[in-house]
This is a predicted structure of a 537-nucleotide part of an RNA (small-subunit ribosomal RNA, 5' domain) from an uncultured bacterium. Its mean pLDDT, the model's own confidence on a scale to 100, is 82.
Context: one part of a larger RNA
RNA sequence: GAUUAACGCUGGCGGCGCACAUAAGACAUGCAAGUCGAACGGAAGUCGUUAUAACUCAGAACGAAGAUUUAUCUGAGGGGCGAGAUAUAACAAUGGCUUUAGUGGCGGACUGGUGAGUAACACGUAAGAAACCUGCCUAUUAGAGGGGAAUAACAACGAGAAAUCGUUGCUAAUACCGCAUAAGCUAGUAGUACCGCAUGGUACAGCUAGAAAAGGAGAAAUCCGCUAAUAGAUGGUCUUGCGUCCGAUUAGCUAGUUGGUGGGGUAACGGCCUACCAAGGCAACGAUCGGUAGCCGAGCUGAGAGGCUCAACGGCCACAUUGGGACUGAGAUACGGCCCAGACUCCUACGGGAGGCAGCAGUCGGGAAUAUUGCGCAAUGGAGGAAACUCUGACGCAGUGACGCCGCGUAUAGGAAGAAGGUUUUCGGAUUGUAAACUUCUUUUAUUAAGGACGAAAAUUGACGGUACUUAAUGAAUAAGCUCCGGCUAACUACGUGCCAGCAGCCGCGGUAAUACGUAGGGAGCAAGCGUUGUCC
Numbered sequence: 001g002a003u004u005a006a007c008g009c010u011g012g013c014g015g016c017g018c019a020c021a022u023a024a025g026a027c028a029u030g031c032a033a034g035u036c037g038a039a040c041g042g043a044a045g046u047c048g049u050u051a052u053a054a055c056u057c058a059g060a061a062c063g064a065a066g067a068u069u070u071a072u073c074u075g076a077g078g079g080g081c082g083a084g085a086u087a088u089a090a091c092a093a094u095g096g097c098u099u100u101a102g103u104g105g106c107g108g109a110c111u112g113g114u115g116a117g118u119a120a121c122a123c124g125u126a127a128g129a130a131a132c133c134u135g136c137c138u139a140u141u142a143g144a145g146g147g148g149a150a151u152a153a154c155a156a157c158g159a160g161a162a163a164u165c166g167u168u169g170c171u172a173a174u175a176c177c178g179c180a181u182a183a184g185c186u187a188g189u190a191g192u193a194c195c196g197c198a199u200g201g202u203a204c205a206g207c208u209a210g211a212a213a214a215g216g217a218g219a220a221a222u223c224c225g226c227u228a229a230u231a232g233a234u235g236g237u238c239u240u241g242c243g244u245c246c247g248a249u250u251a252g253c254u255a256g257u258u259g260g261u262g263g264g265g266u267a268a269c270g271g272c273c274u275a276c277c278a279a280g281g282c283a284a285c286g287a288u289c290g291g292u293a294g295c296c297g298a299g300c301u302g303a304g305a306g307g308c309u310c311a312a313c314g315g316c317c318a319c320a321u322u323g324g325g326a327c328u329g330a331g332a333u334a335c336g337g338c339c340c341a342g343a344c345u346c347c348u349a350c351g352g353g354a355g356g357c358a359g360c361a362g363u364c365g366g367g368a369a370u371a372u373u374g375c376g377c378a379a380u381g382g383a384g385g386a387a388a389c390u391c392u393g394a395c396g397c398a399g400u401g402a403c404g405c406c407g408c409g410u411a412u413a414g415g416a417a418g419a420a421g422g423u424u425u426u427c428g429g430a431u432u433g434u435a436a437a438c439u440u441c442u443u444u445u446a447u448u449a450a451g452g453a454c455g456a457a458a459a460u461u462g463a464c465g466g467u468a469c470u471u472a473a474u475g476a477a478u479a480a481g482c483u484c485c486g487g488c489u490a491a492c493u494a495c496g497u498g499c500c501a502g503c504a505g506c507c508g509c510g511g512u513a514a515u516a517c518g519u520a521g522g523g524a525g526c527a528a529g530c531g532u533u534g535u536c537c
Stems, first nucleotide, its partner, number of pairs: 001536003005533005012408006018401002020366001025364003029361003034106003039103002042100006048091006055084003062077001065074004113319003123243007132236002137232007145179001147177002154169006185210005191204005215224003245291003252282003257279008294316004298309004321342005344355004372398001374397003380394001381392004413439002421432004446474006455464001481526005486507003492521005502509002
């Protein structure tokens, strides 16, 4: 100087950051991944128009009669137009609208968390893939003909404490399966030209064989989808050179081991796997073994060279209660999917079941130590959808904490009777000290009141937020501590204590005049902090 810091004393405000380093210990509760009815069949709810009839409301024109200020008021009666519910008939109508358990599609492989494992092509960097894949997106070329069989939902019956399951029957689709057609796609076969980096690559063309498709919305135009192929983009996979901690009180290690042939497998190369054959391969330039550890951009320090560290932010990797496994899919061997085994917790009718916070909050535990079971999708971004929109603990905000950095304040000027009080004294004084009182100026901050945003490209879309900010009023009002004072090292006296009590980073101090212990006065330093401890340079 730095710090994801902690502890002690103290503590006014704001901005920006940061906040379980320990038990990858166990977790109550809520939320964190859904969406599409414009793919589909159902289910539930809801919706009229016209005519006639009688009923109930409603009360216009006209107005008997009366009053007076003689052109106005009060007003019995009167019942038009209209409205409501009911009944019948006709039509719209195998209809519209709303909601959604199920089938289906896309997304749950992103985002978010953690650092246990890993000394490794894990990471960094530089190359290679003539050995590879790539949903959505972009561009281009062609196409979508005609059929079939089911199944959930649903219904009936049944089993079970539950989780859930069985049998029978019905039904739809952009769900599933054949057929047709199809090339420059795939496989086989025999070629030509050009090129290269060994296997080979590119282009062209012949024959044989093979493989596609789905519809929806709309009055329509058209739009959104579907199938095959090519190219791109994006994302990924594989290979290699170099770099990457400590230990030799670890010296030999290795049997799919090293290489070859055939076969299998993969998107793809490969002992990746398998059968056979050969006996190789690595190592003092440190193999093997043991220990420790996620790696990097970066960060800290230093004049630099270097040393140290991976907290926050970003990239990559690995993991998701422990171990193993595959399925689906463009993509996983999948945190909030499945199966098996183990440990643990919970429910149980004892037959059997359910669960996984290293997501956000929160709880217990551990620890010197680390926050709210908050608000909002307004912004940015993501998933689905034609869209409206829905979802989003990502994210944006607020809350807690002086944990860090930065900024501001706790007042300004005058003021000597050098007050009182304190301390000290050689008793004269000295010092606290212009410090206070007193007078004056100001209002950052504070409090109260009024106004009030940007963030929002079109908007009656703003969580933050009546926040920031502005204006006015009030009034010095609301706001200073901590450590040190023997030398290093800025800053000294008195009293108490008497090798005791104690101090201490090193030297050391204390045994009766202690500037070193304790207290007081005074002083020095830093300051909303100060000091101590830990760690690094």